RNAcentral holds the full RNA, with entries from ENA. Predicted 3D model of a 354-nucleotide part of an RNA (large-subunit ribosomal RNA, domain IV) from Desulfobaculum senezii. It matches the Rfam family "Bacterial large subunit ribosomal RNA". The coordinates come from a structure-prediction model, not an experiment, and the mean pLDDT is 88. The source organism's lineage runs through Bacteria, Pseudomonadati, Desulfovibrionia, Desulfovibrionales and Desulfobaculum.
Context: one part of a larger RNA
RNA sequence: CUCUGGCUAAGGAACUCGGCAAAAUGACCCCGUAAGUUCGCGAGAAGGGGUGCUCCGAUCGGUGAAGUAACUUGCUUUCCGAGCUGAUUGGAGCCGCAGAGAAAUGAGGGGGGCGACUGUUUACUAAAAACAUAGGGCUCUGCUAAGUCGCAAGACGAUGUAUAGGGCCUGACGCCUGCCCGGUGCCGGAAGGUUAAGGGGUGGUGUUAGUCUUCGGACGAAGCACUGAACCGAAGCCCCGGUAAACGGCGGCCGUAACUAUAACGGUCCUAAGGUAGCGAAAUUCCUUGUCGGGUAAGUUCCGACCUGCACGAAUGGCGUAACGAUCUCCCUACUGUCUCAGCCAGAGACUCA
Numbered sequence: 001c002u003c004u005g006g007c008u009a010a011g012g013a014a015c016u017c018g019g020c021a022a023a024a025u026g027a028c029c030c031c032g033u034a035a036g037u038u039c040g041c042g043a044g045a046a047g048g049g050g051u052g053c054u055c056c057g058a059u060c061g062g063u064g065a066a067g068u069a070a071c072u073u074g075c076u077u078u079c080c081g082a083g084c085u086g087a088u089u090g091g092a093g094c095c096g097c098a099g100a101g102a103a104a105u106g107a108g109g110g111g112g113g114c115g116a117c118u119g120u121u122u123a124c125u126a127a128a129a130a131c132a133u134a135g136g137g138c139u140c141u142g143c144u145a146a147g148u149c150g151c152a153a154g155a156c157g158a159u160g161u162a163u164a165g166g167g168c169c170u171g172a173c174g175c176c177u178g179c180c181c182g183g184u185g186c187c188g189g190a191a192g193g194u195u196a197a198g199g200g201g202u203g204g205u206g207u208u209a210g211u212c213u214u215c216g217g218a219c220g221a222a223g224c225a226c227u228g229a230a231c232c233g234a235a236g237c238c239c240c241g242g243u244a245a246a247c248g249g250c251g252g253c254c255g256u257a258a259c260u261a262u263a264a265c266g267g268u269c270c271u272a273a274g275g276u277a278g279c280g281a282a283a284u285u286c287c288u289u290g291u292c293g294g295g296u297a298a299g300u301u302c303c304g305a306c307c308u309g310c311a312c313g314a315a316u317g318g319c320g321u322a323a324c325g326a327u328c329u330c331c332c333u334a335c336u337g338u339c340u341c342a343g344c345c346a347g348a349g350a351c352u353c354a
Stems, first nucleotide, its partner, number of pairs: 001349008010340002014338001019335001027051005036041001038172001052094012067079001069077002071074001095099001107333007114325002119131002135170007147156003173320004178250003183247002185243005192238003198232002203227005210219003251269005278312001279309001290306005
């Protein structure tokens, strides 16, 4: 010097990203216990008091000797109740610094964010605000169900049957969930347009019996082969409607009130419709340590407001919410070697020698 323990004057978080670590609290009995609340809870809230040993007494139990009485003479019954013993309680006394004398054994309170809760998760850097959840909603599925696995047979779904099963979203509870169907998706419609295979086969081409010939060739029926126009031809798409707890979306400029400022009001352009309620510098705010208030001597964090929302917003849910949380954040009490600032002690290493 390192590690593991123990102690420390005065101060008591000044340490630090942060009270990390340590200290403190601690058992049982009694008293007492706030806001809030879904009336269950919060709650062991908080905050107090007691606890050893000896002796004496009281009360209520357990056991029940000896004695007494009765007769039915018995391992019987009745009365009284000693002794021993358990619990609770009152009083007197004794000792120590200390009586749950060791060990084990909650620190507490207040505000806020997120998630309702118990639960689940990255086996080996993440336990959470992530996942799940009960509850809510949409949608598919009438049974040989939909859906899934398999080439198939077959199986699961389910020995279930719409109060059932599958998919997707939301996520207890409370109050609610606004406007837009133009785009995309889905559902419905079938008049018209478009449209495949297929049907159809006008026409064209090749070949050549034959005919003609200037003997070079030309024309060319049927058949065969190739090609192929019109026309017929489903779903789909176009089209017409519906549908947002389907995917999603939810404006700009200018002017205006008897101080100023602001704009209830007006004008205009665009849109499918222009963000309603609620919330708001927020797990979202760039400018930003916004501004004001609170807390501190001093506060980029925190809490309450304001609204100029760069770029909240309603089941990609909005806003609240008791209880809960090895969650995140701020403050306070207690407590401390975290610190001012270091010292001492013990053990194990390191180091020296053997």